[in-house]
Parts: sequence; structure tokens; C1' cells
RNA sequence: GCCUGGAUAGCUCAGUUAGUUAGAGCACAUAAUUGGUAAUUAUGAGGUCGGCGAUGCAAUUUCGCCUCCAGGCU
Repeated sequence: GCCUGGAUAGCUCAGUUAGUUAGAGCACAUAAUUGGUAAUUAUGAGGUCGGCGAUGCAAUUUCGCCUCCAGGCU
């Protein structure tokens, strides 16, 4: 230098071949329970979907460039 895959909640990951609330598990907070923890149950909070542009009525989703991560080729 070239090619492939990836970037979504604190962590691990789904998701939508564009469309009316973006989700799960773990973790976290509150309450119940307990003599007190843990466990369990209920409720809740937490996201500019890596960045900048393009297309389009509408982009997390499509396209281009850039950044970072993993792997491969030379």
C1' cells in the first nucleotide's frame, strides 16, 4: 500500500433488504423480603446506533471519505 470483517446502554451482543416507542443478558439505583447480607421479586434510570458529508419526504439501516479495532495479502 491492497483486501475482508467490525464500531449500537458501564460490559457482552441482537436488530431493522429506510417508515410511526432502538432491544436482550449482566451490571447499576429504588422498593419488598431478611435480625443483617446474599439470593429472589417488582419498578426504574442509562443510547446524539464511531465522525463528517451525499441521496432521499424520511438514514442506526443505502453510498462516499475519515478515525479506531481484528484478521489476511504483498
Transfer RNA from a Minisyncoccota bacterium, 74 nucleotides, folded computationally. The sequence was found in a public genome assembly. Its mean pLDDT, the model's own confidence on a scale to 100, is 82. Its Rfam family is "tRNA". It is annotated as a transfer RNA. The organism belongs to Minisyncoccota, within Bacteria.